[in-house]
RNA sequence: CACUUAUAAAGAAAGACUGAGGGAUUAGGCCCAUAGAAGUCUUAGCAACCUGAAAGACAUUUCAUACUCAAGGUGCUACAUCCUAUCCGUCAGCUGACGGACCAGAUAAGUU
Numbered sequence: 001c002a003c004u005u006a007u008a009a010a011g012a013a014a015g016a017c018u019g020a021g022g023g024a025u026u027a028g029g030c031c032c033a034u035a036g037a038a039g040u041c042u043u044a045g046c047a048a049c050c051u052g053a054a055a056g057a058c059a060u061u062u063c064a065u066a067c068u069c070a071a072g073g074u075g076c077u078a079c080a081u082c083c084u085a086u087c088c089g090u091c092a093g094c095u096g097a098c099g100g101a102c103c104a105g106a107u108a109a110g111u112u
Base pairs, nucleotide, nucleotide: 002111003110004109005108006107007106013043014042015041016040017039021032022031023030026085027084028083029082044077045076046075048074049073050072051070052069053068056063057062081104086101087100088099089098090097091096
């Protein structure tokens, strides 16, 4: 890189260096940004997955759902994955609203 599974309308900040872009790609929007973007470092915080504790099941070997706690490993800390794009359905009646699925991306665990 690829594949599989799961999750996501919640949550969570400052300082220093640096100096122009950033919000995944494409397109249309809408935002952020020299009162300092992106990036790097330090500290702090959040709690999605793994981990640990606890809990539960069980005849045994064993397994480890839900909830809760911790914060060790990743991750994350503007705007719903910032909104929309494809399909189906409902309500409208004019290009809208809602729901579901799908495409794509993100994160985690596992496999190759």
Molecule: SAM riboswitch aptamer (S box leader)
Organism: Bacteroidota bacterium